[in-house]
Context: one part of a larger RNA
Molecule: small-subunit ribosomal RNA, central domain
Organism: uncultured halophilic eubacterium
RNA sequence: CUGGGCGUAAAGGGUGCGCAGGCGGGGCAGCAAGUCGGAGGUGAAAGCCCGUGGCUCAACCACGGAAGUGCCUUCGAAACUGUUGCUCUUGAGUCCCGGAGAGGUUGCCGGAAUUCGUGGUGUAGCGGUGAAAUGCGUAGAUAUCACGAGGAACACCAGAGGCGAAAGCGGGCAACUGGACGGGUACUGACGCUCAGGCACGAAAGCGCGGGGAGCAAACAGGAUUAGAUACCCUGGUAGUCCGCGCCGUAAACGAUGAAUGCUCGCCGUUAUUCCGCUUAAGGAAUAGUGGCUAAGCUAACGCGUUAAGCAUUCCGCCUGGGGAGUACGAUCGCAAGGUUGAAACUC
Numbered sequence: 001c002u003g004g005g006c007g008u009a010a011a012g013g014g015u016g017c018g019c020a021g022g023c024g025g026g027g028c029a030g031c032a033a034g035u036c037g038g039a040g041g042u043g044a045a046a047g048c049c050c051g052u053g054g055c056u057c058a059a060c061c062a063c064g065g066a067a068g069u070g071c072c073u074u075c076g077a078a079a080c081u082g083u084u085g086c087u088c089u090u091g092a093g094u095c096c097c098g099g100a101g102a103g104g105u106u107g108c109c110g111g112a113a114u115u116c117g118u119g120g121u122g123u124a125g126c127g128g129u130g131a132a133a134u135g136c137g138u139a140g141a142u143a144u145c146a147c148g149a150g151g152a153a154c155a156c157c158a159g160a161g162g163c164g165a166a167a168g169c170g171g172g173c174a175a176c177u178g179g180a181c182g183g184g185u186a187c188u189g190a191c192g193c194u195c196a197g198g199c200a201c202g203a204a205a206g207c208g209c210g211g212g213g214a215g216c217a218a219a220c221a222g223g224a225u226u227a228g229a230u231a232c233c234c235u236g237g238u239a240g241u242c243c244g245c246g247c248c249g250u251a252a253a254c255g256a257u258g259a260a261u262g263c264u265c266g267c268c269g270u271u272a273u274u275c276c277g278c279u280u281a282a283g284g285a286a287u288a289g290u291g292g293c294u295a296a297g298c299u300a301a302c303g304c305g306u307u308a309a310g311c312a313u314u315c316c317g318c319c320u321g322g323g324g325a326g327u328a329c330g331a332u333c334g335c336a337a338g339g340u341u342g343a344a345a346c347u348c
Stems, first nucleotide, its partner, number of pairs: 004319003007302002012316001014201004021194003025088007033081002035077008049065006091191001092188003095184004103177007110154001115149007125136002162169002206247006215241002220236004258315006266293011297304002321348003330341004
C1' cells in the first nucleotide's frame, strides 16, 4: 500500500469549540479544469507476446507484427464532479409565543444531626466486640435538660424522574446567565457536516500560598486476633476531606459502543409541551427526550434491534500475536508527583 476491523477477542480520542483539509440539498443557464470520444505526434534499440524463417532439433538467431494500459497537441461532447451567474426552500439559522428542568456563577437564609463549651438534674459505670482489651469516668463520665460555639452535609419529596458537551449537578430564596424542547410559520436562502494541528473544559487523589477544621480519616500509636498479622476488628489520630487563588490533566473519564444525515414491522411504560376529546374528565394523537420487550436484519456467540451493534453516505480517531512495556531513549509539558509522545534487543 491492498484488504479486514474497533460493545465483550487488539482497537472510539475523557468532552467540547474550531482554522486548514475532506465531503456537501433542489432547479435553470454558461464555461469546460476533472471526465468521455475522434485525429495527429511521441512512447529508442534489445527484451516480453504473436506469426514466419535460419542453424539436423532446441537453446540461440533473423524478419514482420502486436503491445507499450503513458505523455503532448488538436477537434469535439456536456450526463456526472468542478466553476460562474440567476433562482428555490425541505438542510441550517433568525424572529414571536409558551411552559419544564439538582444546567452554571455569586450572595443571603434555614432546620435536623454529630462534636465541643458553660450551667442544671443525677451516680457508677460508659464505650466497644465474636469475645475482649486499649480508651473515657468519683477532678463526677455515660444518660438527660437548657443555653452557646463551630464546621460539613442537606432526611422525607426522590422516580427505570430531570438537566448538562463531558466531568458532573439535589435544603430554601434572590440576582446574573447558558442550552434544549413545544407551538407559530414572519425572515435569511445551503449560510451545512466533520475536523489533523490548535484552544478551552475536565471526577478523585496530589502539589503551591493563605484561611478553616465539626464529623470522617491515609500515615502513625495503642488494644485485640494470629504460628506471625507491618492486615481484616476495636480505641485514638495527622495530612487530607471544606473555602479563595494558582497548578496537575489522569480514571473501569463506561453505553467498555466517535460525530452527522437519511432509510427500515410492532407492543408496553415514563418526562416535557401541543392538539383532539363538550368544559372539569376518562381516554387518544403528535413532536422531543428517557426506559422495557421484540419482527426483519445483524452477530463467533452473548446479545443489538427507529436511542442499532440493521441498511447506506461523509469526516475524524484507533487496531495488526503474548511478554519485554505504556518501560528505555529523545522531545515536550509540570514546582514536584508525574503526564503526553513512544521503541528495540531478547523471549514464547